[in-house]
This record gives sequence, C1' cells and structure tokens, in this order.
RNA sequence: GGACCUUUAGCUCAGUUGGUUAGAGCAACCGGCUCAUAACCGGUCGGUCCAAGGUUCGAGUCCUUGAAGGUCCA
Repeated sequence: GGACCUUUAGCUCAGUUGGUUAGAGCAACCGGCUCAUAACCGGUCGGUCCAAGGUUCGAGUCCUUGAAGGUCCA
C1' cells in the first nucleotide's frame, strides 16, 4: 500500500427482505427462601445501536466518508 471482517446495555452476544415497543445471558440492585452465605425463585435498573452526512413516509439494518480493533496478501 491492497482486500476482507467486527463495532448494539457495565461484560459476552442476537436482531429476519427496512416497519410500528431494541432484546437474551451474565453482572448490579431489591425482595423471597435459609440460623447464615452460596445456589435457587420473582422483580427492577441499564442503550442517542462507533462518529458525521445521505436515501426513504420510515434506518440498528441500505449508501458515502471517517475512527478504533482484528485477519490475510504484498
């Protein structure tokens, strides 16, 4: 220098051909259970979906540019 992949909750990750409320597990918090802790059970909290712009009635999803990380080639 070239090609490709990833970026969504504190962490690990889903998210269908663009469609009406953005989700799961773990963590945290509250409660139950227990002599107590763990485990287990119930609930709650937590997001401008990497940034900026564009297309569209409508964008996590499509397009452009950029950023960070990774793999391969030279």
Description
Model confidence (mean pLDDT): 81 of 100. A computed fold for a 74-nucleotide RNA from a Clostridia bacterium, annotated as transfer RNA. Its Rfam family is "tRNA". Rfam links the family to the GO term triplet codon-amino acid adaptor activity. Rfam classes the family as a transfer RNA. The source organism's lineage runs through Bacteria, Bacillati, Bacillota and Clostridia.